[in-house]
RNA sequence: GAUAAUACUUGCCACACUUACUGUGAAGUAAGGCCGGAAAGCUUCAGGUCUCAAAGUUUUGAGAUAGCUGGGUUACAUUC
Numbered sequence: 001g002a003u004a005a006u007a008c009u010u011g012c013c014a015c016a017c018u019u020a021c022u023g024u025g026a027a028g029u030a031a032g033g034c035c036g037g038a039a040a041g042c043u044u045c046a047g048g049u050c051u052c053a054a055a056g057u058u059u060u061g062a063g064a065u066a067g068c069u070g071g072g073u074u075a076c077a078u079u080c
Stems, first nucleotide, its partner, number of pairs: 004079003012037002017032006035067001041073003045070003048065008
C1' cells in the first nucleotide's frame, strides 16, 4: 500500500423483548437487553418487502426498512 483470509489479539455494534417519547402508519429515538454480525460503519443508486394516499384490480406518488439482496464509499487488529 492492497483489502484476500479470520486461527490468535484489542476492541465495536446490538435481534427479539421491555419501558418512555415521536409518527396516521411501516417504523424511529433513548435506556435496559444480547439473537447474531468481519463492515450489523455510512449511503435509498437498482431490486425486494412493508406503510400511507389517490386512482380503480393493477398502477402511480410519498415514505419505512442499510440487521433483505446487489451497488457506491470509509475503516481497526493480526496473518499473507
The RNA shown here (c-di-GMP-I riboswitch aptamer) has 80 nucleotides and comes from Methyloprofundus sp. Its mean pLDDT, the model's own confidence on a scale to 100, is 83. It was read from a public genome assembly, where an Rfam model found it. The source organism's lineage runs through Bacteria, Pseudomonadota, Gammaproteobacteria, Methylococcales and Methyloprofundus.